RNA sequence: UACCGAUAAAGGCAAACCCGUCGAAAGGCGGGGACGCAAAGCCAUGGAUCUACCGUCACGCCCCGCGUGAUCACGACAGCCAGGCUGCCGAA
Numbered sequence: 001u002a003c004c005g006a007u008a009a010a011g012g013c014a015a016a017c018c019c020g021u022c023g024a025a026a027g028g029c030g031g032g033g034a035c036g037c038a039a040a041g042c043c044a045u046g047g048a049u050c051u052a053c054c055g056u057c058a059c060g061c062c063c064c065g066c067g068u069g070a071u072c073a074c075g076a077c078a079g080c081c082a083g084g085c086u087g088c089c090g091a092a
Base pairs, nucleotide, nucleotide: 004090005089012037013036017032018031019030020029021028022027035079041085042084043083045082046081047080049076050075055071056070057069058068059067060066061065
């Protein structure tokens, strides 16, 4: 230095759930809370997944419109898998 990762040390993050808040939703953020995590730090580039306000199509109705269904990512997700960038510690 690269890999690697311990019942080590110092620290770190925080699933479900609850409260508040933003959002049409998925979900985000803040507080509480810990299932877990050696990148559970950062980046939506590819795949997967989730959502569907708007749009499009179909159907219905009390037809300036409304409702239901289908479809759609431009939305979300980094704690699903790849990929990129950065980083603490040091037993075997």

c-di-GMP-I riboswitch aptamer from an Anaerolineales bacterium, 92 nucleotides, folded computationally. The sequence was found by an Rfam model in a public genome assembly.